[in-house]
RNA sequence: UGCUUAUAGAGAAAGGCUGAGGGAUUAGACCCGCGGACGCCUUAGCAACCUGGCGCAUGUCAAGGUGCUACAAUCUACCCGUUCACAACGAAGGGAAUGAUAAGCG
Numbered sequence: 001u002g003c004u005u006a007u008a009g010a011g012a013a014a015g016g017c018u019g020a021g022g023g024a025u026u027a028g029a030c031c032c033g034c035g036g037a038c039g040c041c042u043u044a045g046c047a048a049c050c051u052g053g054c055g056c057a058u059g060u061c062a063a064g065g066u067g068c069u070a071c072a073a074u075c076u077a078c079c080c081g082u083u084c085a086c087a088a089c090g091a092a093g094g095g096a097a098u099g100a101u102a103a104g105c106g
Base pairs, nucleotide, nucleotide: 002105003104004103005102006101007100013043014042015041016040017039021032022031023030026077027076028075029074044069045068046067049065050064051062052061053060054059073098078095079094080093
């Protein structure tokens, strides 16, 4: 870096360094940010995908490998779509696509 499968409900922050952008990408909206965001490091924590113990099993316990610790995969865009006499727009909801994480494979 590519492919396959699964998941996204909930949960969990302090300190130090840095200094202007950031919330994956394009556009618009919304939000965070010099009262220091984002990022990096340290410490702490959360969760339980892999892992280990027990168990026939549903599970349960631990926390070694990852991951995560603003709202929040922020919303809209592409498709379907309650309602509406019909159409368009808008709209509850569903899906796709894309990205993220884990496991496996090359």